[in-house]
Molecule: transfer RNA
Organism: Patescibacteria group bacterium
RNA sequence: GGGCCGGUAGCUCAACGGUAGAGCACUCGGUUUGCAUCCGAGAGGUUAGGGGUUCAAGUCCCCUCCGGUCCA
Repeated sequence: GGGCCGGUAGCUCAACGGUAGAGCACUCGGUUUGCAUCCGAGAGGUUAGGGGUUCAAGUCCCCUCCGGUCCA
């Protein structure tokens, strides 16, 4: 330099072009003498950045950045 894969909640990951969710973690409540476990509820998102297509984009197209991998 070129090919491919990936970037979404604090972490690990989902999500037919049509309200962005799950598990763990966090907060509150219940349970306990207390802690843990368990149960219930809640908070937490510029979907890497920019542009385009579309009535509508995490998703499709283009460019850039970052990470992984292969080739040279």